The RNA shown here (SAM riboswitch aptamer (S box leader)) has 144 nucleotides and comes from Ferruginibacter sp. Lineage of the source: Bacteria > Pseudomonadati > Bacteroidota > Chitinophagia > Ferruginibacter. The prediction has a mean pLDDT of 77.

[in-house]
RNA sequence: AGCUUAUCAAGAAAGGCAGAGGGUAAUGGCCCGAUGAAGCCUUGACAACCUAUCCUUAUAGUUCACAUUGAACUAAAGGGAAAAGGUGCCAAUUCCAUCCCGUUUUUUCAUGCAGUGCAUGUUUAAACAGCGGGAAGAUAAGUC
Numbered sequence: 001a002g003c004u005u006a007u008c009a010a011g012a013a014a015g016g017c018a019g020a021g022g023g024u025a026a027u028g029g030c031c032c033g034a035u036g037a038a039g040c041c042u043u044g045a046c047a048a049c050c051u052a053u054c055c056u057u058a059u060a061g062u063u064c065a066c067a068u069u070g071a072a073c074u075a076a077a078g079g080g081a082a083a084a085g086g087u088g089c090c091a092a093u094u095c096c097a098u099c100c101c102g103u104u105u106u107u108u109c110a111u112g113c114a115g116u117g118c119a120u121g122u123u124u125a126a127a128c129a130g131c132g133g134g135a136a137g138a139u140a141a142g143u144c
Base pairs, nucleotide, nucleotide: 002143003142004141005140006139007138008137013043014042015041016040017039021032022031023030026098027097028096029095044090046088049086050085051084053080054079055078056077057076059075060074061073062072063071064070094136099134100133101132102131103130104129106127107126108125109121110120111119112118113117
């Protein structure tokens, strides 16, 4: 670097050095920033992916017992407490959109009737916009 799985609308500060950028590909926006950006250091917090732990089960398997009932272990799933270790993280939904799919409203378009409106119609008609999903991205664990 790749692949697999899970999560991503919540949450979380100060001090010192430093001195102009930053918001994790790119582009366009929109924000943050001398009331001090990025980066480095110290302390602290947030979260609960891994390690360690407790409980539960109309689940699966193994063993024991056995009239019936059951018991133990492993796996899987769910829930809880704590936060020592390994990471992560401490503006805004992954800040928003851009790529693909689906769906809906409106407008144009077509047809018909009317006469300044109404009805119908599909997407080998179109334009936005809304919503949902995927892709992409980030983090963790495993694998390689």